[in-house]
Context: one part of a larger RNA
RNA sequence: GAUUGAACGCUGGCGGCAGGCCUAACACAUGCAAGUCGAGCGCGAAAACACUUCGGUGUGAGUAAAGCGGCGGACGGGUGAGUAACGCGUAGGAAUCUACCUAGUAGUGGGGGACAACUCGGGGAAACUCGAGCUAAUACCGCAUACGCCCUACGGGGGAAAGCGGGGGACCUUCGGGCCUCGCGCUAUUAGAUGAGCCUGCGUUGGAUUAGCUAGUUGGUGGGGUAAAGGCCUACCAAGGCGACGAUCCAUAGCUGGUCUGAGAGGAUGAUCAGCCACACCGGGACUGAGACACGGCCCGGACUCCUACGGGAGGCAGCAGUGGGGAAUAUUGCGCAAUGGGCGAAAGCCUGACGCAGCCAUGCCGCGUGUGUGAAGAAGGCCUUCGGGUUGUAAAGCACUUUCAAUUGGGAGGAAAGGUUCACGGUUAAUAACCGUGAGCUGUGACGUCACCUUUAGAAGAAGCACCGGCUAACUCCGUGCCAGCAGCCGCGGUAAUACGGAGGGUGCGAGCGUUAAUC
Numbered sequence: 001g002a003u004u005g006a007a008c009g010c011u012g013g014c015g016g017c018a019g020g021c022c023u024a025a026c027a028c029a030u031g032c033a034a035g036u037c038g039a040g041c042g043c044g045a046a047a048a049c050a051c052u053u054c055g056g057u058g059u060g061a062g063u064a065a066a067g068c069g070g071c072g073g074a075c076g077g078g079u080g081a082g083u084a085a086c087g088c089g090u091a092g093g094a095a096u097c098u099a100c101c102u103a104g105u106a107g108u109g110g111g112g113g114a115c116a117a118c119u120c121g122g123g124g125a126a127a128c129u130c131g132a133g134c135u136a137a138u139a140c141c142g143c144a145u146a147c148g149c150c151c152u153a154c155g156g157g158g159g160a161a162a163g164c165g166g167g168g169g170a171c172c173u174u175c176g177g178g179c180c181u182c183g184c185g186c187u188a189u190u191a192g193a194u195g196a197g198c199c200u201g202c203g204u205u206g207g208a209u210u211a212g213c214u215a216g217u218u219g220g221u222g223g224g225g226u227a228a229a230g231g232c233c234u235a236c237c238a239a240g241g242c243g244a245c246g247a248u249c250c251a252u253a254g255c256u257g258g259u260c261u262g263a264g265a266g267g268a269u270g271a272u273c274a275g276c277c278a279c280a281c282c283g284g285g286a287c288u289g290a291g292a293c294a295c296g297g298c299c300c301g302g303a304c305u306c307c308u309a310c311g312g313g314a315g316g317c318a319g320c321a322g323u324g325g326g327g328a329a330u331a332u333u334g335c336g337c338a339a340u341g342g343g344c345g346a347a348a349g350c351c352u353g354a355c356g357c358a359g360c361c362a363u364g365c366c367g368c369g370u371g372u373g374u375g376a377a378g379a380a381g382g383c384c385u386u387c388g389g390g391u392u393g394u395a396a397a398g399c400a401c402u403u404u405c406a407a408u409u410g411g412g413a414g415g416a417a418a419g420g421u422u423c424a425c426g427g428u429u430a431a432u433a434a435c436c437g438u439g440a441g442c443u444g445u446g447a448c449g450u451c452a453c454c455u456u457u458a459g460a461a462g463a464a465g466c467a468c469c470g471g472c473u474a475a476c477u478c479c480g481u482g483c484c485a486g487c488a489g490c491c492g493c494g495g496u497a498a499u500a501c502g503g504a505g506g507g508u509g510c511g512a513g514c515g516u517u518a519a520u521c
Base pairs, nucleotide, nucleotide: 001521002520003519004518006517007516008515009514010513013368014367015366016365017364018363019361020360021326026324027323028322030321031320032319035071036070037069040068041067048059049058050057051056078279079278080277087204088203089202090201091200092199093198096196097195101192102191103190104189105188106187107186108185109143111141112140118133119132120131121130122129123128149158150157151156163184164183165182166181167180168179171178172177205251206250207249212242213241214240217239218238219237220236221235222234223233224232254276255275256274257273258269259268260267261266281302282301283300284299285298304315305314306313307312332358334357335356336355340354341352342351343350344349371401372400373399374398381392382391383390384389405462407457410454411453415448419443420442421441422440423439424438425437426436427435465510466509467508468507469506470491471490472489476505477504478503479502480501486493487492
């Protein structure tokens, strides 16, 4: 000099953009953060209103709520405790899986038995739970079929499915529908895309006051296991494997793109943003599933907190806010799904503390303002003085202007495309229906927001400080003090004329900031 997720002191007008627990991976009150689908299925209220013969009936409504079932809760969001490791970075590899999506091929026939919900009964303070009975399905299980597919000793053997919705001319009908057609699904399989698992070369902090380490250890064979190679596991056999090119042990640490600095080489660092990894009160385990050994799932053990009828139960903010605590120190228990993105759904839509915004903070960067011109009687006052004057100083006042920003008045884009509806054309079809696509018309959705921006009105009106002035280092005098009080980054100042302490006048530097401290180059 540059820099910072900074803090502290003094001061503080506005805006834009960004950033904001670096410490206790300490403990957490409260609310919200993951649901959705009735076009998979069976069931099914109430309030309120209307009518009433006062018994009830209808609408509400096949709605809400709960249940079975499907998909999603493995993404998104947080944190950096652990980890010196194929964890990360980079370059390769072969023995793998991949829901939803895309393209292709072949199917989607015929049966069965349950379990919730519900009803009845029982236990419990509660959490919840037990028994009996009824029932549906895209839930579950056989049978049939098998182009691909799997196994094979090449003879053969094995294995699947589910329906739902819209529309309709003949024909049939038990009046439910069949049948035709369209859309969405389902099954098998091939390929792609995407995502993931695995292996290897090289690189990746300090310590030798850590020198030896290793028994599933190193390799082989058989077997098991996995989606998959492999001591991954197991039985047997062999005795190997690593190490001064630093094994093992100890300490420290998430890694990278990057960031800061520097002419560069390098050094330091890993906040925000992005990629990967790891973790979810601490430790362990599996289940489900395409995918987890799963932050807001389950089980076990532990610590802690809470409820309890003492028998037993409940919980996990390193999600967003917020609280206590720790600390020099770090924000609102805000608004909205309008946009972007995600989940579910045919869609309308629902959910979304992701996200978009707003609030707080000079924390940083950038921009703007706090007026402009004129004005010598060089006013008054202050300070200095050799008492003549000098300086503050065109500074002020005065005169003439301007009105950015803030204040005030009125107007006012863009962020909006979708969606809905009508029509036309095309595709599909037996079809002018339905559905899909394209185009046009109409309609129509904004949290921010009293937005941006433009404009009206008024008036210089509302807006300057901080540090320093001995040398380094730009900037000097007076008074007070008297080795005292004090200053200080280094050299050093202060013991009676201190440009170095304290105050004042003046000056210098930066400026909504300026200094100090800490840290890095």
Description: Model confidence (mean pLDDT): 86 of 100. The part of an RNA shown here (small-subunit ribosomal RNA, 5' domain) has 521 nucleotides and comes from a Halieaceae bacterium. The source organism's lineage runs through Bacteria, Pseudomonadota, Gammaproteobacteria, Cellvibrionales and Halieaceae.